Predicted 3D model of a 185-nucleotide RNA (Lysine riboswitch aptamer) from Thermanaerosceptrum fracticalcis. Rfam family: Lysine riboswitch aptamer. Rfam links the family to the GO term lysine biosynthetic process. The model forms 100% of the base pairs in the Rfam consensus. Its mean pLDDT, the model's own confidence on a scale to 100, is 80.
RNA sequence: AGGUGAGGUAGAGGCGCGGUAUCUAAGAGUAACCUUUUUGAGCUGGGAAGCUAUGAUAAAAGGGGAAAGGAGAUAUCGCCGAAGUCCGGUAAGCACCCAUCUUACCGAGGCUGGGACUGCAUCGAACAGGUGCAGGACUGUCACCAGGGAUAGAUCCCGGUUCCUGGUGGAGCGCUAUCUCACGG
Numbered sequence: 001a002g003g004u005g006a007g008g009u010a011g012a013g014g015c016g017c018g019g020u021a022u023c024u025a026a027g028a029g030u031a032a033c034c035u036u037u038u039u040g041a042g043c044u045g046g047g048a049a050g051c052u053a054u055g056a057u058a059a060a061a062g063g064g065g066a067a068a069g070g071a072g073a074u075a076u077c078g079c080c081g082a083a084g085u086c087c088g089g090u091a092a093g094c095a096c097c098c099a100u101c102u103u104a105c106c107g108a109g110g111c112u113g114g115g116a117c118u119g120c121a122u123c124g125a126a127c128a129g130g131u132g133c134a135g136g137a138c139u140g141u142c143a144c145c146a147g148g149g150a151u152a153g154a155u156c157c158c159g160g161u162u163c164c165u166g167g168u169g170g171a172g173c174g175c176u177a178u179c180u181c182a183c184g185g
Base pairs, nucleotide, nucleotide: 003183004182005181006180007179008178009177010176011175014080016079017078018077019076020075021074022073023072024071033063034062035061036060037059038058042051043050045098046097047096083112084111085110086109087107088106089105090104091103092102093101113139114138117135118134119133120132121131122130123129141170142169143168144167145166146165147164148163149162150161151160
């Protein structure tokens, strides 16, 4: 000078990830609700309760007329297992219970480096978008292999270091830089 292990700090990937606020489009001339006509006994995932021949349900016409989730733009905040999703548990929500669904938290849990595209499935009003699975490319990173360039001490050779190109492969508990401690030389 280099090495190994542990811990800390700062960074990189890029249509990068997530949150909040405002505006806009869409949702939609849809739903609620009211009237008329037809139908004629149910209305709900199950129970309880309630409504209903003074008409449930369904259909048509007219009146009436929203909102949520999701999307785009702008601004801003937190970040690089950012985050997403599955499983399990807890709590809350709606409307009495169960179930479903939604939200939040927990986990030495599982999977995924990243964005896009295509196909299938699912959520969704949607042809938007989200999520899961699969596919072949792209991209970042590390390792190995091959080739080439550069490289201190005169020149050359070998080796080491570093960069580029190509190929193969791995995974974020990764990678790069740096600090501390320990081990070892």